[in-house]
Large-subunit ribosomal RNA, domain IV from a termite gut metagenome, 329 nucleotides, folded computationally. The coordinates come from a structure-prediction model, not an experiment, and the mean pLDDT is 89. Its Rfam family is "Bacterial large subunit ribosomal RNA".
Context: one part of a larger RNA
RNA sequence: GCGUUGUCAAGGAACUCGGCAAAAUGGCCCCGUAACUUCGGGAGAAGGGGCGCCCGCGAAGGCGGGCCGCAGAGAAAAGGUCCAAGCAACUGUUUAGCAAAAACACAGGUCUAUGCGAAGCCGCAAGGCGAGGUAUAUGGGCUGACGCCUGCCCGGUGCCGGAAGGUUAAGGGGAGGGCUUAGCGCCUCGGCGCGAGGGUCCGAUCCGAAGCCCCGGUAAACGGCGGCCGUAACUAUAACGGUCCUAAGGUAGCGAAAUUCCUUGUCGGGUAAGUUCCGACCCGCACGAAAGGCGCAAUGAUUUGGACGCUGUCUCGACAACGCACCCG
Repeated sequence: GCGUUGUCAAGGAACUCGGCAAAAUGGCCCCGUAACUUCGGGAGAAGGGGCGCCCGCGAAGGCGGGCCGCAGAGAAAAGGUCCAAGCAACUGUUUAGCAAAAACACAGGUCUAUGCGAAGCCGCAAGGCGAGGUAUAUGGGCUGACGCCUGCCCGGUGCCGGAAGGUUAAGGGGAGGGCUUAGCGCCUCGGCGCGAGGGUCCGAUCCGAAGCCCCGGUAAACGGCGGCCGUAACUAUAACGGUCCUAAGGUAGCGAAAUUCCUUGUCGGGUAAGUUCCGACCCGCACGAAAGGCGCAAUGAUUUGGACGCUGUCUCGACAACGCACCCG
C1' cells in the first nucleotide's frame, strides 16, 4: 500500500450521473391504520405498546405479586417507510456467455380464411399434422385486463363481388406464301423461267379462358386526414367572410409528452438556490383514436422526482483483526 471484516467525535447525502455501497428496518402478541379502489384490495399501510425469570390462583386463556441485567424476539436467522409521476393491466417469457425491460407472451377485442378428403402446414410421392376435431371448431393478421370510446376519406394500392363491352395465350383453323423438283418452255449451251404430286417450313381474317381495362363494395385492409387573404368602437385576437386545391382535409380525447427543433418555452408548486420533477397553458418543428386514443385500482429486482428514518457516500479521515504485498533472517 491492497483485500476482507469491524468500530468511530461532531455533522447527516454536503458524496455522486444516481444514496451506488453501507447503515437502518426486521420475530410474535395487542392497539391502530389514509387517499384511492375494479369493493377483492390498498394492509404488515402509516404509527404506537408489550416480550425474561420466580411465587400464588385458575381447567385454560389469563390475573395478582415479586426478582435481575446496559440489554429479555438478550446469539443466529430476520420487511426500511412514505408521497408523486411515466410505461406495461396482472402471474409469466427473453438476448445460455455485457441488455430482464416500457421488449415477448397473456386472457379479452376485432378482421379474415375454412362445410370436412376443410382451410393452412410438412412431404417428390405415399403419407402425416390439423383432428380420431367439425364454425361455441381450426388456421392466419392486427390489437392487448378493465372503464369511456374508436371520427372523416374507397381517388391510389390490396382484397371481395360483377361479367355486358374492350384487350388477350396456348390451341383450333387454314386464305395465302417460301424451300425442294418429275416435267415443260427458252437458250448465247454457261444457264434462266414456269412448275404437278410428294416432302417440309411460314402463315392472315376468324373461333379461343382467366387476367387486365371496366362497373361496384370494402379502412379493427395498405394507407391518407390542406393552403392563402381579410374581418369586432384601445390594442390584441378572430366566432365571421372570401378564394384555391383535395378522395377527404385530424372529430373526441390528450399535448414542451418515452413524441417539442427553437427550449432551461411561459406561469404556478416544491428548494436558500431546481436544464430534472409535478400542475397548468397550447405557438402539436413532427400526438391522435385497435402500428388503437384517453383514463385506471392492483401488480413491477421497471424508469423519474421528492421526503422521513439511517448511515464513513461525504466534510476527512482514524483505529483494530485477519490475509496479501513488502522488509529482515
The RNAcentral record of the full RNA draws on SILVA.